[in-house]
Order: sequence, then C1' cells, then structure tokens
RNA sequence: GCCGCCGUAGCGUAGCUUGGUAGCGUACAGGCCUGAAGAGCCUGCGGGGCGAGUUCAAAUCUCGCCGGCGGCC
Repeated sequence: GCCGCCGUAGCGUAGCUUGGUAGCGUACAGGCCUGAAGAGCCUGCGGGGCGAGUUCAAAUCUCGCCGGCGGCC
C1' cells in the first nucleotide's frame, strides 16, 4: 500500500441480509424477602465510533474518515 471482518448501555452481546418501538445477560441503584447477609423476585438506570448522502423514516442502504483484529505483497 491492497483486501476482508468488526465498532450498539460501565462490561459481554443480539438485531443489519429483508429500513419502521433498540432487546438480552451482567454490573449499578431502589424495593420485597431475611434476625442479618447471600440467593431469589420486582422496578429503575443507561447505548448506535464520527461526518455526509439516499428516504416520509437509517443501528440497518451508499460514500468518506477514525479506531481495532486478521491476511497478502
């Protein structure tokens, strides 16, 4: 330099193919329970790497940039 994959909540991830409400686990906070704690149950919390384009509407499609991983010379 070229090619491929990836970037979503504090952390790990699903959804992208086929555009239309962002979900799960864990962590954290509160409550129930307990003599107390743990476990369990309920609730809350908080997220699309950045920019542009297409569209009524973009996590999703297109382009560029940034970062990470792998491969080739």

This is a predicted structure of a 73-nucleotide RNA (transfer RNA) from archaeon 13_1_20CM_2_54_9. Model confidence (mean pLDDT): 84 of 100. Rfam family: tRNA.